RNA sequence: CGAGGUGACCAGGAGGCCGCCGGUGAUCCAUCGUGAUCACGGGAGGAAAGUCCGAGCUCCACAGGGCAGGGUGCCGGGUAACACCCGGUCGGGGCGACCCGGAGGAAAGUGCAACAGAGAGCAGGGCGCCGCGGGAGCGAUCCCACGGUGAGCGUGAAAGGGUGCGGUAAGAGCGCACCGGCGCCACCGGUGACGGUGGCGGCCAGGCAAACCCCACCUGGAGCAAGACCGAAUAGGGGAGCGAUCGAGGGCUGCCCGCCCGAUGCUCCUGGGUUGGUCGCUCGAGGCCGUCGGUGACGGCGGCCCUAGAGGAAUGGUCUCCACCCCUGCGAGGGCGACCGAGCAGGGGCACAGAACUCGGCUUACGGAUGCCUCGAACC
RNA sequence: GGCAGUGUAGCUCAGUCGGUCAGAGCACCCGGCUCAUACCCGGAGGGUCGUGGGUUCGAGUCCCACCACUGCUA
Numbered sequence: 001c002g003a004g005g006u007g008a009c010c011a012g013g014a015g016g017c018c019g020c021c022g023g024u025g026a027u028c029c030a031u032c033g034u035g036a037u038c039a040c041g042g043g044a045g046g047a048a049a050g051u052c053c054g055a056g057c058u059c060c061a062c063a064g065g066g067c068a069g070g071g072u073g074c075c076g077g078g079u080a081a082c083a084c085c086c087g088g089u090c091g092g093g094g095c096g097a098c099c100c101g102g103a104g105g106a107a108a109g110u111g112c113a114a115c116a117g118a119g120a121g122c123a124g125g126g127c128g129c130c131g132c133g134g135g136a137g138c139g140a141u142c143c144c145a146c147g148g149u150g151a152g153c154g155u156g157a158a159a160g161g162g163u164g165c166g167g168u169a170a171g172a173g174c175g176c177a178c179c180g181g182c183g184c185c186a187c188c189g190g191u192g193a194c195g196g197u198g199g200c201g202g203c204c205a206g207g208c209a210a211a212c213c214c215c216a217c218c219u220g221g222a223g224c225a226a227g228a229c230c231g232a233a234u235a236g237g238g239g240a241g242c243g244a245u246c247g248a249g250g251g252c253u254g255c256c257c258g259c260c261c262g263a264u265g266c267u268c269c270u271g272g273g274u275u276g277g278u279c280g281c282u283c284g285a286g287g288c289c290g291u292c293g294g295u296g297a298c299g300g301c302g303g304c305c306c307u308a309g310a311g312g313a314a315u316g317g318u319c320u321c322c323a324c325c326c327c328u329g330c331g332a333g334g335g336c337g338a339c340c341g342a343g344c345a346g347g348g349g350c351a352c353a354g355a356a357c358u359c360g361g362c363u364u365a366c367g368g369a370u371g372c373c374u375c376g377a378a379c380c
Numbered sequence: 381g382g383c384a385g386u387g388u389a390g391c392u393c394a395g396u397c398g399g400u401c402a403g404a405g406c407a408c409c410c411g412g413c414u415c416a417u418a419c420c421c422g423g424a425g426g427g428u429c430g431u432g433g434g435u436u437c438g439a440g441u442c443c444c445a446c447c448a449c450u451g452c453u454a
Base pairs, nucleotide, nucleotide: 001376002375003374004373005372006371007370009368010367012322013321014320015319016318017317018316020043021042023040024039025038026037027036028035029033045352049363050362052361053360054359055358056357057223058222059221060220064257065256066255067254069219070218071217072216073215074088075087076086077085078084089103090101091100092099093098104214105213109212110211111208112207126153127152128149129148130147131146133144134143135142136141161179162178163177164176165175166174180204181203182201183200184199185198186197187196188195189194227279228278229277230276237270238269239268240267241266242265249261250260251259252258286305287304288303289302290301291300292299293298324349325348326347327346328345329344330343333340334339381453382452383451384450385449386448387447390406391405392404393403399437409423410422411421412420430446431445432444433443434442
């Protein structure tokens, strides 16, 4: 210098003027209000987004039993909780820094595998190889039938370990040696996933569970438009149907059981009215700093801080200066040269995006700077 | 704001248990019929299956993320 990997960080700054939305205080009034004026103080984000997970909170009856359904899925830890995070194991990718993993079970069961191919799941006999029988030919050899074979060819994503020796008519874990895999046993290390060593068994068993399923664990539903209170309005309207303990209808999760509410009731049609206010609402598993424990996520202790809470919804506009980046021109100076270049002037740019009950995560969008590390090349 | 659902040819829709092949109707194009048009008959073309990734030998279909659209709810 080029190409990468990874971790933490920022989200332009200062000032003037004009505005917008809440809060607090004061003053004013023929008007006492959802009023006016003034002052003080506050006013978006790392993702406020997608609404994909997990919770708080609220109501349904504090939600019972069974079935069904849904979710999670290596191990240990963190946490209020999680599908998140941290540390590790195993597998995969990369020369490497490092990254990725929806990673239980396929020797429980059922199922699937198109096309091609002889054969696709306790496989198969097309070519080939071999044996025996028959036939043709002087002969080498060839043809036919029956049988053996899984080594070779070929098909396929996948054809039931690999190499060698023996063996055989030809072959084959058929036998043996070594290697690989799998299972079982023992010992050692580890909390554990797992790893290491040794022994035994020819056991050689394929793939798919983001197919059904099995195993283990978890799981009631709805969501702040939840819900509570106040006020306003109206008609306790008209019509049809059902029903009152032998119970209509409703609720509790989809179904069943079981339970609860239930008569001025319930369902449908028709014609109307009101669609305002307050609370919920922001102090919270909160933030920052220090210290201690821990490899770490995180936790304990101490100190400091309060930082939007509105209604279809405010957080803006403009000017000046500074900072950053790009382009053009000039250019001190450096270099043999190509060229580099402090500084000055002009112009332009400065991303993604917008709280709506609140948190913890994930994912997606996006600008800029930076520490450390890796690989390559050149030079010293 | 919250909660559900949909996306396949120009339009409306099928596509089962993942495979043979992405299909039907209308429309468009060509030819025929007719003096001509329509109707009718015959034929042909047209698809990144919303986008990207994953599982699998193989994805319109299964899984994840994103995009667009629709509906319900005081």